[in-house]
Context: one part of a larger RNA
């Protein structure tokens, strides 16, 4: 110097991306103990005090009375705490070995398939799972406790349902031409039937096209121009497009480019935060919206306490390096 420690005037987070790390809280009895709630909870909230020995009483609890130390849960073990916000309710579960979470799972919603030799799944099959179960089952998909709610759109794509017309195969097929040859011919040639080759009206389901339903089905969910008696706005009005022009409820948001947007709030000062605005580059309603008590080795921001994290550094212990040997 480097690792493991212990202590360190005053100052206390001035350190850092960040209180990372350390310090610091702790057991146990008493008192007491807010918002808020789903009435369980929050809660060991938070905040106090108390805590050894001896001796008397007493079944115990504990009471009185006396001793001691700076210190009595006398050492080791053993919550720090609150205050505001996101995000997921919740206990789980996950990237063995650089991510434990907001990701997954979950009760709980909801669509849809499935009548039993089930649907769907493995298997060329046989034969198994579903399941020795039978729609209060069982399989798929989204959704994700719980309150309050889930808005227009069926043009396109899906799917589910119609069957009257169009198109439509294999097969079926009246008929049509060729080949071959029995007859006929003196040749040329004709040329019955059978077989054969190639054509074919017509007949043929299903799907398609065609009529309807559906969105907790795949998705989608508009522009331009005016206009009120300060000005600025525009409840209004007009045109143009569209299957229909985004409801409620949230909004600079885990979403906002511009942007450290504007006001407030906190600070002595605040691209973070926390409460409004709304001009929403590019929220938005089961790829769920909006709250939400409890929970979280989660994220964010404040605060007390606390302390070598710093101001700034210092000593000491023990094991390395290093120097001698």
């Nucleotide at each position: 110097c480097u690792c493991u420690c212990u202590c360190u005037a005053a100052g206390g987070a001035a350190c850092u991306c960040g209180g990372c790390a350390a310090a610091a809280u702790g057991g146990c009895c008493c008192c007491g103990u807010a918002a808020c709630u789903u009435c369980g909870g929050g809660a060991g909230a938070a905040g106090g005090g108390g805590u050894g020995c001896c001796a008397u009483c007493g079944c115990a609890a504990g009471a009185u009375g006396g001793c001691c130390g700076c210190a009595g849960u006398g050492a080791a073990a053993u919550g720090a705490u609150c205050c505001a916000a996101g995000c997921g309710a919740c206990u789980g579960u996950u990237u063995a070995c650089c991510a434990a979470a907001a990701a997954c799972a979950c009760a709980g919603g909801u669509c849809u398939c499935u009548g039993c030799a089930a649907a769907g799944u493995c298997g060329a099959a046989a034969g198994a799972c579903g399941a020795c179960g039978u729609a209060u089952a069982g399989g798929g998909g989204c959704u994700g406790a719980c309150g309050c709610c889930u808005g227009c759109c069926c043009a396109g794509u899906g799917c589910c349902g119609g069957a009257a017309g169009g198109u439509u195969a294999a097969g079926g097929a009246a008929g049509u031409u060729g080949g071959u040859c029995a007859g006929c011919g003196a040749a040329a040639g004709u040329g019955a039937a059978g077989c054969u080759a190639a054509c074919g009206a017509c007949u043929g389901a299903a799907g398609c096209c065609c009529c309807g339903g559906u969105g907790a089905a795949c998705g989608g969910c508009g522009g331009c121009c005016g206009u009120a008696a300060c000005u600025a706005u525009a409840a209004c009005g007009g045109u143009c497009c569209u299957a229909a022009g985004g409801u409620a409820g949230c909004g600079a948001a885990a979403u906002u480019c511009c942007u450290u947007g504007u006001c407030g709030g906190g600070u002595a000062a605040g691209u973070u935060c926390c409460g409004a605005c709304c001009c929403g580059c590019a929220c938005g309603a089961a790829a769920g919206g909006c709250g939400u008590a409890a929970c979280g080795a989660u994220u964010u921001g404040g605060a007390u306490g606390c302390u070598g994290u710093c101001u700034c550094g210092g000593a000491g212990a023990g094991a390395g390096a290093c120097u001698c040997g």